[in-house]
Context: one part of a larger RNA
RNA sequence: CUGGGCGUAAAGCGCGCGUAGGUGGUUUGGUAAGUCAGAUGUGAAAGCCCCGGGCUCAACCUGGGAAUUGCAUUUGAUACUGCUUGACUAGAGUAUGGUAGAGGGAAGCGGAAUUCCGGGUGUAGCGGUGAAAUGCGUAGAUAUCCGGAGGAACAUCAGUGGCGAAGGCGGCUUCCUGGACCAAUACUGACACUGAGGUGCGAAAGCGUGGGUAGCAAACAGGAUUAGAUACCCUGGUAGUCCACGCCGUAAACGAUGUCAACUAGCCGUUGGACUCAUUAUAAGGGUUUAGUGGCGCAGCUAACGCGAUAAGUUGACCGCCUGGGGAGUACGGCCGCAAGGUUAAAACUC
Numbered sequence: 001c002u003g004g005g006c007g008u009a010a011a012g013c014g015c016g017c018g019u020a021g022g023u024g025g026u027u028u029g030g031u032a033a034g035u036c037a038g039a040u041g042u043g044a045a046a047g048c049c050c051c052g053g054g055c056u057c058a059a060c061c062u063g064g065g066a067a068u069u070g071c072a073u074u075u076g077a078u079a080c081u082g083c084u085u086g087a088c089u090a091g092a093g094u095a096u097g098g099u100a101g102a103g104g105g106a107a108g109c110g111g112a113a114u115u116c117c118g119g120g121u122g123u124a125g126c127g128g129u130g131a132a133a134u135g136c137g138u139a140g141a142u143a144u145c146c147g148g149a150g151g152a153a154c155a156u157c158a159g160u161g162g163c164g165a166a167g168g169c170g171g172c173u174u175c176c177u178g179g180a181c182c183a184a185u186a187c188u189g190a191c192a193c194u195g196a197g198g199u200g201c202g203a204a205a206g207c208g209u210g211g212g213u214a215g216c217a218a219a220c221a222g223g224a225u226u227a228g229a230u231a232c233c234c235u236g237g238u239a240g241u242c243c244a245c246g247c248c249g250u251a252a253a254c255g256a257u258g259u260c261a262a263c264u265a266g267c268c269g270u271u272g273g274a275c276u277c278a279u280u281a282u283a284a285g286g287g288u289u290u291a292g293u294g295g296c297g298c299a300g301c302u303a304a305c306g307c308g309a310u311a312a313g314u315u316g317a318c319c320g321c322c323u324g325g326g327g328a329g330u331a332c333g334g335c336c337g338c339a340a341g342g343u344u345a346a347a348a349c350u351c
Base pairs, nucleotide, nucleotide: 004322005321006320007305008304012319014201015200016199017198021194022193023192025088026087027086029084030083031082033081034080035077036076037075038074039073040072041071042070049065050064051063052062053061054060091191092188093187094186095185096183097182098181099180103177104176105175106174107173108172109171110154115149116148117147118146119145120144121143125136126135162169163168206247207246208245209244210243211242215241216240220236221235222234223233258318259317260316261315262314263313266296267295268294269293270292271291272290273289274288275287276286277285300307301306324351325350326349333344334343335342336341
């Protein structure tokens, strides 16, 4: 390479947008590039293969044929693909009317709690643990009441509930703003899918500058434990955690499952809509349907576990990735970064 694969064995880029490319709905006419058929020329000889002939046979030599799967020219065919022309509405989108939502950004506000400060009451302990000690406390702590300051996070509601492409998003109000879903019509008329490069977003930690710092808490200090204890436990405690702006670009970034489309038994929940039934003041309820989100399960698939209309079933389009273990996601080089490092990515050697 031909293949075979990618939930857990090696393997789905963390997630979008999108360039080139690849692929692409129904139908009319044209064309004839791909495609198919015929003809002609060429495809040297030798060799291989087939049928013969000559050396006593064979090797060998020799005659003829076939083959030379190709290329060029030419004549046709027109189903499919392409190109082109016109049309269509089932894909996609737009408009109208509704709906739900922790989707995003900004500003303001709120209560509970912790801590600290001031004051009152009050007196000898508090705190902590397996047990203790360090620590705090007669300079009045802990407890309790009142007042104040400040930062961070938003109990209950809360739900295999919701929203978002992913990361992720949770007090309340206002403003700005993205997407989704439902119903019925109208409109555009294939405008689509995927997507190498590219580009944007991207938890936590970390970095830069400036702020902020209640609680928590790497490092660090002390007390314990222990043979030791650079730990687990305890008392403290700085970066950090928070905000603004700018970097970093990684995670078990997981559903360890790429995106899109179609098809393939059922049953039970739940969320958002629409229609409908009976009951009726409503609410609650049943049914149908639609978009999500869960639990079972047939066929089928799977090495098994399991998956099973949210597929890991049956197919198609496009991308990414894998190819024994270690060496190694390392070295070198390139690119990126302030750095930390990231990304791309070997070999010797060894089993």